[in-house]
């Protein structure tokens, strides 16, 4: 060059959640808090106790509001934890875009009347839970054959 292949549990998926070190802790990756400039500026819950003149302050809740997250909106009804439609996630096995079948998710939890962007700074997580494999077009990596 030119043919042809792309395996699986010692593998693959959601996810920030993986690596290094005996271990304390690091690296990396993720998230929160916080100026100036700009935006915004109508609304400020309930209960206890303590001081006490007003009002302070400390606890606790959770209806206001806020933060992780795709996990929001809507409509119908015979009113369940149902359909359905909008809108958002993701899997469909070398990676990346494209476009088309399939086929699934749309939760939970936190903080605690309280935060808008936000550089400098400050604080924090690094978990849990699963098992898909339809086939094109374009670019790339490998991996085997000839030559």
């Nucleotide at each position: 060059c030119a043919u042809u292949c792309u395996u699986a549990u010692u593998c693959g998926c959601u996810g920030a959640a993986u690596c290094c070190g005996u271990u304390a802790g690091g690296a990396g990756c993720g998230g929160g808090g916080g100026a100036a400039c700009c935006a915004a500026c109508u609304u400020u819950g309930u209960g206890a106790u303590g001081c006490c003149g007003c009002g302070c302050a400390u606890c606790a809740c959770u209806u206001g509001g806020g933060g992780u997250g795709a996990a929001u909106c809507c409509u119908u009804c015979a009113a369940g934890u149902a359909a359905g439609g909008a809108c958002g996630g993701g899997c469909u096995a070398c990676u990346c875009u494209c476009a088309u079948g399939g086929u699934c998710c749309g939760a939970a939890u936190c903080c605690g009347a309280c935060a808008g962007c936000u550089a400098a700074c400050c604080c924090c997580g690094u978990a849990a839970g699963c098992g898909u494999u339809a086939a094109g077009a374009g670019a790339g990596a490998g991996g085997a054959u000839g030559u």